[in-house]
This is a predicted structure of a 73-nucleotide RNA (transfer RNA) from Cladochytrium replicatum. Taxonomically the source falls in Cladochytrium (Eukaryota, Fungi, chytridiomyceta, Chytridiomycotina). Its mean pLDDT, the model's own confidence on a scale to 100, is 81. Rfam family: tRNA. The sequence is in RNAcentral, with records from ENA.
RNA sequence: GCUUCCUUGGCUUAGUUGGCAAAGCGUGUGCCUAGUAAGCACAAGAUCAAGAGUUCUAUUCUCUUAAGAAGCA
Numbered sequence: 001g002c003u004u005c006c007u008u009g010g011c012u013u014a015g016u017u018g019g020c021a022a023a024g025c026g027u028g029u030g031c032c033u034a035g036u037a038a039g040c041a042c043a044a045g046a047u048c049a050a051g052a053g054u055u056c057u058a059u060u061c062u063c064u065u066a067a068g069a070a071g072c073a
Stems, first nucleotide, its partner, number of pairs: 001072005007066001010025004019056001027043005049065005
């Protein structure tokens, strides 16, 4: 330098060949307990890496950029 893959709550991952973004762990509150842990219930937490384009509508499609990984030279 070229090619391919990946980027989604604090962490680990789903999701989708366009139509309300989900789970586990963690966090907070309450219940339970003599108390703690465990358990149960509820809640908060995401501008889906950034920008642009297509579209009635983009996490998803296209282009560029950034970070990471692999291969080739």